Transfer RNA from Pavlovales sp. CCMP2436, 73 nucleotides, folded computationally. It matches the Rfam family "tRNA". From the family's description: Transfer RNA (tRNA) molecules are approximately 80 nucleotides in length. Their secondary structure includes four short double-helical elements and three loops (D, anti-codon, and T loops). Further hydrogen bonds mediate the characteristic L-shaped molecular structure. tRNAs have two regions of fundamental functional importance: the anti-codon, which is responsible for specific mRNA codon recognition, and the 3' end, to which the tRNAs corresponding amino acid is attached (by aminoacyl-tRNA synthetases). tRNAs cope with the degeneracy of the genetic code in two manners: having more than one tRNA (with a specific anti-codon) for a particular amino acid; and 'wobble' base-pairing, i.e. permitting non-standard base-pairing at the 3rd anti-codon position. The sequence is in RNAcentral, with records from ENA.

RNA sequence: GGCCGUGUGGCCUAACGGAUAAGGCGCCUCACUUCGGAUGAGGAGACUCGGGGUUCAAGUCCUCGCAUGGUCA
Repeated sequence: GGCCGUGUGGCCUAACGGAUAAGGCGCCUCACUUCGGAUGAGGAGACUCGGGGUUCAAGUCCUCGCAUGGUCA
C1' cells in the first nucleotide's frame, strides 16, 4: 500500500430503518451486619468514533476520514 471486518456508559454485550438506546459486571445510596461480604431496595452513568449524504425518520443504509483487528504483497 490492496482487500475484509470491527467501533454503543468504566468493562462486556444487545437494539426488522420507527417508543424515553436494553441487559450483565462494576460504581453510588439505604436496609441488614460488630465490620466486611452476601442478600434486598433504590440511583447515577452512552444524543452510539468524527464529517457529509439518503430518508418523514439513521446506532442501523451510503460515502470520506480516524482508530483498531485480520489477511495479501